[in-house]
Context: one part of a larger RNA
């Protein structure tokens, strides 16, 4: 890692509900005695109950009338409900108002709550006694150890110099936390491998007569020891060893929590909370029972309530565009004046016209939404609506669509409301893909449909018609919008409206595009074309005092405009599809993929295919009801049977025990195959093995049901 055995709501008191039962205005006995002792007596202390109100002195009820379920022909009618009464407190009260006006009690059993370890494991702490210096740290006695080599301190000696103080040189001599050093010894610098040779090795480094480094013996102990000081070391432990004990500390935290089947089924919210990882109440959800006749989730109608989307703008409050007109009363400029004063404008104000806004504007006002009333509908004696009691979980939600906010580039973003659906809901689509579509899975078999599809992978159209793309556009993507943005686009379909045309358009080819004139000016020139003013007249089929390009200027080449040729459309402006470019990412591309010119797109038919939907058969189970030979069986009816947290109901398996009733050496239990039965948890047959005990039914008792807990212990 695997297996195998172990492993997790128990026991004991108190409690309030439930459920059988015994006895009942009563009901139990405790301790303890006795006994024939898993029993049978005795044992009334004592405990609950029979009255209640009052702070307390104290006072001190239980009764009448009526409606009225089951039932019943009806009268009546236990329970139950309503009126009156009573009893007490309070009071001046005969008032008013709290509180009360007969069922209990013992056992045994359930689930649940309190108190003990309290369903099981799990800290890191805290403290108490002790046990440790054979690791390591300091100290103390006492041992041992240090190849080899270098250097050459004082002192001393000889001998030289010297008046002396001293000095030189050579020898000798051997100092030194001195030198080399892979010698031993100690180190542990750097790097290796890193299920290693190795819980510290290997290579390489330092120290290597010393504050040295070692052996044996001793000393110092847990808030202490000892430390050249790192919180380092103190038996692979050290911001406080270890062991054993209080100890089954605590743990609002984290994993676990064993058999089956049926029936209902959540919450993730509100208040409090040293509270926000927990809790306590209330909601919601489950059983159980009260009780007895209406009720109301839905629709119309009436009648009321509102001020929201929306709209408005002499109906307010505040924003706001531009314009006219009057006033001339104030303010400012400015015209003419010496000044009064006047002339014009600009402002205010006033009417008129006109452009536009508001969550915190409203003269208006919806839909949705709501209270009453009714009338439909649906539920309802097969028990509504109400009401009690016991057992919960649940207090991190989450996405979508709509509706408002907050703050932002966004967002799987924050906070609310309404729905929904996921958490708990699988089928079937959506390439996969909790919360989008469809559609809510008792079971098993055939058929039909939804969404969504029909060339092949992959079931069903290589379907009808009509139109469009050509871009592999569809088939990745950027305001708005279901669409790949602005922006373009002689891209190519409709389609509107306009002018031009057989008196011949448009295109294209040919041909003219002339004269006055070089138009006046200006200019160094200006000649159609640098500028600036005019822009006329002629001949003409027809030509501007030039549209352009050219020259220093002219020249020169188009052009407008005309004529011929030709020969049927032809231009310009808009609207509407579809398409094109705008459009960039790193190794080599994606519509799921093949691929497709339709297998795209867009109108518009017809078939099919396609879910656990719905339809049809057979079955199961529930829940009412109703028969009957009633703990069960048959029929019938049901928009009944998805499901976490959770409640409830009813079942199987294990070990003992008591009764009972049987099996077994002509083969028990267990074991290993195979067969049958049951919705299932299991039951049971038969082969083998085994080789001695086991089992049904009716009970009780429980150390009862394993895959999981980095769970424990063995094994491999």
């Nucleotide at each position: 890692g695997c297996g195998a055995g172990g492993g997790a709501g128990u026991u004991g008191g108190c409690g309030g509900u439930u459920g059988u039962g015994g006895c009942a205005a009563g009901g139990c006995u405790a301790a303890u005695c006795c006994u024939a002792a898993u029993u049978g007596g005795a044992g009334g202390a004592g405990c609950c109950g029979u009255a209640g109100c009052g702070a307390a002195a104290g006072c001190a009820a239980g009764u009448g009338c009526g409606c009225g379920c089951a039932g019943g022909u009806a009268a009546c009618g236990a329970g139950g409900c309503g009126c009156a009464g009573g009893g007490u407190g309070u009071g001046a009260a005969u008032a008013g108002c709290g509180c009360c006006u007969a069922a209990g009690u013992c056992a045994c059993a359930a689930a649940c709550g309190c108190c003990a370890g309290a369903c099981c494991u799990g800290a890191a702490a805290c403290c108490a006694c002790g046990u440790g210096a054979u690791c390591u740290a300091u100290u103390c006695c006492u041992u041992u150890g240090c190849a080899g080599g270098c250097u050459g301190a004082a002192g001393u000696c000889u001998u030289c110099c010297u008046a002396c103080c001293g000095g030189g040189a050579g020898a000798u001599g051997g100092a030194g936390g001195g030198c080399c050093g892979c010698a031993a010894c100690c180190g542990g610098u750097g790097u290796u491998a890193g299920u290693c040779c190795a819980a510290c090795u290997a290579c390489u480094c330092g120290g290597g007569u010393g504050a040295c480094a070692u052996g044996g013996g001793a000393a110092u102990a847990g808030g202490a020891g000892u430390a050249a000081a790192a919180u380092g070391c103190c038996a692979u432990u050290c911001g406080a060893a270890c062991g054993u004990g209080g100890u089954g500390a605590u743990a609002g935290c984290a994993g676990g929590u064993u058999c089956c089947u049926c029936c209902c089924g959540a919450a993730g919210a509100a208040g409090c909370u040293c509270u926000u990882a927990g809790g306590c109440u209330u909601g919601c959800c489950g059983u159980u029972c009260c009780a007895g006749a209406g009720g109301c989730a839905g629709g119309g109608u009436g009648u009321g309530g509102g001020g929201u989307a929306g709209a408005g703008a002499u109906a307010c409050u505040g924003a706001u565009u531009a314009g006219a007109a009057a006033u001339c009363a104030c303010c400012g400029g400015u015209u003419g004046g010496a000044a009064a004063c006047u002339u014009c404008c600009g402002g205010c104000u006033u009417u008129c016209u006109u452009g536009u806004c508001a969550a915190a504007c409203u003269c208006c006002c919806a839909a949705u939404c709501u209270g009453c009333a009714u009338c439909c509908g649906c539920c309802u004696u097969a028990g509504a609506a109400g009401g009690a009691a016991c057992g919960a979980g649940u207090a991190g939600g989450g996405g979508c669509a709509c509706g408002u906010g907050g703050g932002g580039u966004a967002a799987a973003c924050c906070c609310c409301g309404u729905g929904u659906c996921c958490u708990g809901a699988a089928g079937g689509g959506g390439a996969a893909c909790a919360a989008c579509c469809c559609a809510g899975a008792c079971u098993u078999u055939g058929g039909u449909u939804a969404a969504g599809g029909c060339c092949c992978a992959u079931a069903a159209a290589u379907g009808c018609g009509g139109a469009u793309u050509a871009a592999g556009u569809g088939c990745g993507a950027a305001a708005g919008g279901g669409u790949g943005a602005a922006a373009g686009g002689c891209g190519u379909c409709a389609u509107u409206u306009u002018c031009c045309u057989a008196a011949a358009a448009c295109a294209a080819u040919g041909u003219g595009g002339a004269g006055g004139u070089a138009g006046g000016c200006u200019u160094a020139g200006a000649a159609g074309c640098a500028g600036c003013c005019a822009c006329c007249c002629u001949u003409u089929a027809a030509a501007g005092a030039a549209a352009g390009c050219g020259u220093a200027a002219c020249a020169g080449c188009u052009c407008a405009c005309a004529c011929a040729u030709c020969u049927a459309g032809g231009g310009a402006a808009g609207u509407g599809g579809c398409c094109c470019u705008g459009a960039a990412a790193a190794u080599a591309a994606u519509c799921u993929g093949g691929g497709c010119u339709a297998a795209g797109u867009c109108c518009g038919c017809u078939g099919c295919c396609g879910a656990c939907a719905c339809c049809a058969a057979a079955g199961a189970a529930u829940g009412c009801a109703u028969u009957c030979u009633g703990a069960g069986a048959g029929u019938g009816c049901a928009a009944u049977u998805g499901g976490u947290a959770g409640g409830g109901a009813g079942g199987u398996g294990c070990u003992c025990u008591u009764g009972u009733a049987g099996a077994g050496u002509a083969g028990a239990a267990g074991c290993a195959g195979g067969g049958c039965a049951g919705u299932a948890a299991u039951g049971u047959c038969c082969u083998g093995u085994g080789g001695a005990u086991c089992u049904g039914c009716a009970a009780g008792a429980g150390a009862u049901a394993u895959g999981g807990a980095u769970c424990c212990u063995c094994g491999u």
Record summary: A computed fold for a 716-nucleotide part of an RNA from a Caldifarciminota bacterium, annotated as large-subunit ribosomal RNA, domain II. Its mean pLDDT, the model's own confidence on a scale to 100, is 82. Its Rfam family is "Bacterial large subunit ribosomal RNA". Rfam links the family to the GO terms structural constituent of ribosome and ribosome.